[in-house]
Molecule: transfer RNA
Organism: Pirellulales bacterium
RNA sequence: GGGCUCAUGGUCCAACGGGAAGACAUCAGGCUGGCAGUCUGAGGAUCCGGGUUCAAUUCCCGGUGAGUCCA
Repeated sequence: GGGCUCAUGGUCCAACGGGAAGACAUCAGGCUGGCAGUCUGAGGAUCCGGGUUCAAUUCCCGGUGAGUCCA
């Protein structure tokens, strides 16, 4: 320098163009004499800028960052 893949709550990770899901973690409450554990509930996310579309996490372009391969 070039090719490919990826970027989603604090962490891990889903979502073949139409209500962003789940697990762990956090917080509140119940059970317990307390802790642990368990149950119920709550808050919290789409890397950035454009384009296509009635509508974009998704498709296209560029940028940034990460991984991998080639040179």